This is a predicted structure of a 492-nucleotide part of an RNA (small-subunit ribosomal RNA, 5' domain) from an uncultured Alphaproteobacteria bacterium.
It matches the Rfam family "Bacterial small subunit ribosomal RNA".
Its mean pLDDT, the model's own confidence on a scale to 100, is 88.

Context: one part of a larger RNA
RNA sequence: GAACGAACGCUGGCGGCAGGCUUAACACAUGCAAGUUGAACGGGAGUGUUUAGUAGCUUGCUAUUAGACAUGAGAGUAGCGCACUGGUGAGUAACACGUGGGGACAUGCCUUCUGAUGGGGGACAACAAGGGGAAACCUUUGCUAAUACCGCAUAAGCCCUGAGGGGGAAAGGAGUAAUCCGUCGGAAGAUUGGCCCGCGUUAGAUUAGGUAGUUGGUGGGGUAAAGGCCUACCAAGCCGACGAUCUAUAGCUGGUCUGAGAGGACGAACAGCCACAUUGGAACUGAGACACGGUCCAGACUCCUACGGGAGGCAGCAGUGAGGAAUAUUGGGCAAUGGAGGGAACUCUGACCCAGCCAUGCCGCGUGAGUGAGAAGGUCUUCGGAUUGUAAAGCUCUUUUGUGCAGGAAGAUGAUGACAGUACUGCAAGAAGAAGCACCGGCAAACUUCGUGCCAGCAGCCGCGGUAAUACGAAGGGUGCGAGCGUUGUUC
Numbered sequence: 001g002a003a004c005g006a007a008c009g010c011u012g013g014c015g016g017c018a019g020g021c022u023u024a025a026c027a028c029a030u031g032c033a034a035g036u037u038g039a040a041c042g043g044g045a046g047u048g049u050u051u052a053g054u055a056g057c058u059u060g061c062u063a064u065u066a067g068a069c070a071u072g073a074g075a076g077u078a079g080c081g082c083a084c085u086g087g088u089g090a091g092u093a094a095c096a097c098g099u100g101g102g103g104a105c106a107u108g109c110c111u112u113c114u115g116a117u118g119g120g121g122g123a124c125a126a127c128a129a130g131g132g133g134a135a136a137c138c139u140u141u142g143c144u145a146a147u148a149c150c151g152c153a154u155a156a157g158c159c160c161u162g163a164g165g166g167g168g169a170a171a172g173g174a175g176u177a178a179u180c181c182g183u184c185g186g187a188a189g190a191u192u193g194g195c196c197c198g199c200g201u202u203a204g205a206u207u208a209g210g211u212a213g214u215u216g217g218u219g220g221g222g223u224a225a226a227g228g229c230c231u232a233c234c235a236a237g238c239c240g241a242c243g244a245u246c247u248a249u250a251g252c253u254g255g256u257c258u259g260a261g262a263g264g265a266c267g268a269a270c271a272g273c274c275a276c277a278u279u280g281g282a283a284c285u286g287a288g289a290c291a292c293g294g295u296c297c298a299g300a301c302u303c304c305u306a307c308g309g310g311a312g313g314c315a316g317c318a319g320u321g322a323g324g325a326a327u328a329u330u331g332g333g334c335a336a337u338g339g340a341g342g343g344a345a346c347u348c349u350g351a352c353c354c355a356g357c358c359a360u361g362c363c364g365c366g367u368g369a370g371u372g373a374g375a376a377g378g379u380c381u382u383c384g385g386a387u388u389g390u391a392a393a394g395c396u397c398u399u400u401u402g403u404g405c406a407g408g409a410a411g412a413u414g415a416u417g418a419c420a421g422u423a424c425u426g427c428a429a430g431a432a433g434a435a436g437c438a439c440c441g442g443c444a445a446a447c448u449u450c451g452u453g454c455c456a457g458c459a460g461c462c463g464c465g466g467u468a469a470u471a472c473g474a475a476g477g478g479u480g481c482g483a484g485c486g487u488u489g490u491u492c
Stems, first nucleotide, its partner, number of pairs: 001492004006488005013365006019358002021323001026321003030318003035080003040077002046071012087276003097200006105193002110189008118152001120150002127142006158167003172181003202248003209239003214236008251273004255266004278299005301312004329355001331354003337351001338349004368397004377388004401433001403428005411419001436481005441462003447476005457464002
């Protein structure tokens, strides 16, 4: 000098864009953050209209019963989604990441091609009736639907094979219809992912030896898939001063900061990958998880309890306590972009788009312009004057911004605008509402007076202060930067 996710002190007018728990991966009240489909299914409380009957009467209203039509909440079965999005960086020195390769794999939804979609069956929820329990919830009996479940038939591809043969599918729905949406088998594509390898990737030798599934082989198992991945047996290997093992630290990268560069430091925001979801372990479902807002077990903690037993997980968005020098609203909207479901209408979406708070940063603008005598006051003085200083007042102008009034977008291909009566535009009045901070001994731009008297104090270094201190404190004056200026911390 530059930089910062900064903090602190003094000060503070406006706007645009960005950023905002770096500490306790500490504990969390409350609300919201993942649903959707009635065009898969059984059903349906309630509501409205209407018909008939009954009762009350005010004779056209109220109540009620039965039926028809329409609409339809909540719950259930089923499908798809919930593995995305969003958060955090604890762990990890590793094929985690980066880069370049490899072959033994999978891939829901999507695209293309191809071949099918025949005929049957038995259940289980919901529901009804009962039982247990404080609750969470559990349980018995009975009824029922389906694109839920299970056989049978068929098999061009497909799978297995000892090559003879054997095995294996499907679901319907909407519509008057045309037709549309589906379902099953196979082949290819696209996309995404799993696996393996070369190279690169912090420090310590005051860590020198480490390793028994360890290294390799054979048989078997397992996986979507190669493989000690697992297992039985056999062999005795394998790694290591080119630093194994151990210890400490750390998410990695594109990049960011600095620097002429080489390099050094860092990895906030944005983007890619990885890991994690109260701690540890495990599997289930599924195309995909060993699953943040799923399940089970164990631990710690918190809460409820009728003491028998139960419930919970903000490192989602807000918000609370705690910690800390320190970091925001329990806001609006699905209008846009994107996502899930749906044929669609649409529903959901704290992703996202916006608004609020904060000078946290960067950038832009303003706090007036011209003229005006050398007024007063202040300060200094050699008492003549000098300086503050065209500075003020006065006079003449302008109106950025701000204020008031009026108009008023784009963002939206047809509809739909949270932002928002916002941005912007026009008019009106009026200099009106808007300047501070640090420094002035040298480094280093800027000097005098008074107070103090090695005191009080200053200080980045050198050093100032013990009676004339340009170095302390104040004042006047000056210098620098300016809605900021200084200090502290950190990096180059």